[in-house]
């Protein structure tokens, strides 16, 4: 420098024919128990790496930039 894949709640991930973001774990409250764990019920937490564009509407398409890993020079 070129190229491929990735960047979504605290962590790990899904969402890829564009229609107002979901799962598991963790966290908080309650139930159960002598108590802890397990189990059951409920809850908080993200606007999707950043900036633009297209669209009635974008995590999801287009452009630029930042960044992680791999490959080739």
């Nucleotide at each position: 420098u070129g190229u491929g894949c990735g960047g979504u709640g605290g962590a790990g991930c899904a969402g890829u024919g564009g229609g107002u973001a979901g799962c598991u774990c963790a966290c908080c409250g309650g139930g159960c128990c002598c108590a802890u764990a397990c189990c059951c019920c409920g809850g908080a937490g993200g606007u999707c790496g950043c900036c633009g564009g297209u669209u009635c509407g974008a995590g999801u398409c287009c452009g630029g930039c930042c960044u992680g890993c791999g490959c080739a020079a």
Predicted 3D model of a 73-nucleotide RNA (transfer RNA) from a Chitinophagales bacterium. The coordinates come from a structure-prediction model, not an experiment, and the mean pLDDT is 83. Rfam family: tRNA. By type it is a transfer RNA. Rfam links the family to the GO term triplet codon-amino acid adaptor activity.